[in-house]
RNA sequence: GGGGCUAUGGGGUAAAGGCUAUCCUUGCCGACUCCAGAUCGGCUGAUCGCGGUUCGAUUCCGUGUAGCCCCA
Numbered sequence: 001g002g003g004g005c006u007a008u009g010g011g012g013u014a015a016a017g018g019c020u021a022u023c024c025u026u027g028c029c030g031a032c033u034c035c036a037g038a039u040c041g042g043c044u045g046a047u048c049g050c051g052g053u054u055c056g057a058u059u060c061c062g063u064g065u066a067g068c069c070c071c072a
Stems, first nucleotide, its partner, number of pairs: 001071007010025003018055001027043005048064005
């Protein structure tokens, strides 16, 4: 220098054009318990940035950024 893959709550993960973005875990509250743990119920919290296509974008397109891999 060229090419490919990836980017979603604090961590992990699904959604592939369409109902309030899914589930697990952490955290917080409650139930249970003498206390704690386990279990059960509830709450909080996310789409890498900018632009484009579309009635509608996590999803498709362009570009940038970051990480990983391959070629030179």

The RNA shown here (transfer RNA) has 72 nucleotides and comes from a Halobacteriota archaeon. The sequence is in RNAcentral, with records from ENA. NCBI's taxonomy places the organism under Archaea, Methanobacteriati, Halobacteriota. Its Rfam family is "tRNA".